[in-house]
RNA sequence: GGGCCUGUGGGGUAGCUUGGUAUCCUUGUAGCUUGGGGUGCUAUUGACUCCAGUUCAAAUCUGGACAGGCCCA
Numbered sequence: 001g002g003g004c005c006u007g008u009g010g011g012g013u014a015g016c017u018u019g020g021u022a023u024c025c026u027u028g029u030a031g032c033u034u035g036g037g038g039u040g041c042u043a044u045u046g047a048c049u050c051c052a053g054u055u056c057a058a059a060u061c062u063g064g065a066c067a068g069g070c071c072c073a
Base pairs, nucleotide, nucleotide: 001072002071003070004069005068006067007066010026011025012024020056028044029043030042031041032040049065050064051063052062053061
């Protein structure tokens, strides 16, 4: 220098092909339960790497950038 793949709450993960309320687990917070704790149960907080484009509507499609990984030179 060239090619391919990946980027989603604090951690992990589904959803992308086929655009339409962003899923689940865990963590955190509050409550119930307990003599207290643990377990269990209930509620709740919190995310689409960035910019632009297409569209009534973009995590999803298109272009570019950034970051990580693999391969070629």
Predicted 3D model of a 73-nucleotide RNA (transfer RNA) from a Methanomassiliicoccaceae archaeon. The coordinates come from a structure-prediction model, not an experiment, and the mean pLDDT is 82. Rfam family: tRNA. By type it is a transfer RNA. From the family's description: Transfer RNA (tRNA) molecules are approximately 80 nucleotides in length.